Predicted 3D model of an 84-nucleotide RNA (c-di-GMP-I-GGC riboswitch aptamer) from a Eubacteriales bacterium. NCBI's taxonomy places the organism under Bacteria, Bacillati, Bacillota, Clostridia, Eubacteriales. Its Rfam family is "c-di-GMP-I-GGC riboswitch aptamer". Its Rfam clan is "c-di-GMP_I riboswitch clan". Its family is annotated with cyclic-di-GMP binding in the Gene Ontology.
[in-house]
């Protein structure tokens, strides 16, 4: 340094449900646990996905632009330490 226990101490929190907010996607808080070994941080440096209060075009899609998603990939960074 890789790895990841039926270790120890501790984290985090899907779907849903309520208040709020937002055109939408989604977010924020609270309740809730599917589930996570980065489920930590970054979307203004990669891909990749949603969104349309907007332009455009060769129009059941496709570019731009908007605004999201880090629990898709990625990329920085980090607690513990059995085994191999």
């Nucleotide at each position: 340094g890789c790895c990841g226990a039926u270790a120890a101490a501790g984290g985090c929190a899907a779907a849903c449900c309520a208040a709020g907010u937002g055109a939408a996607a989604g977010c924020u808080u609270g309740g809730g646990a599917c589930g996570c070994a980065a489920a930590g941080c970054u979307a203004a440096a990669g891909g990749g996905c949603c969104u349309c209060u907007g332009g455009g075009a060769a129009u059941c899609u496709c570019c731009c632009g908007u605004g999201g998603c880090a629990g898709c990939c990625a990329g920085c960074u980090a607690c513990c330490g059995a085994a191999a």

Its mean pLDDT, the model's own confidence on a scale to 100, is 87.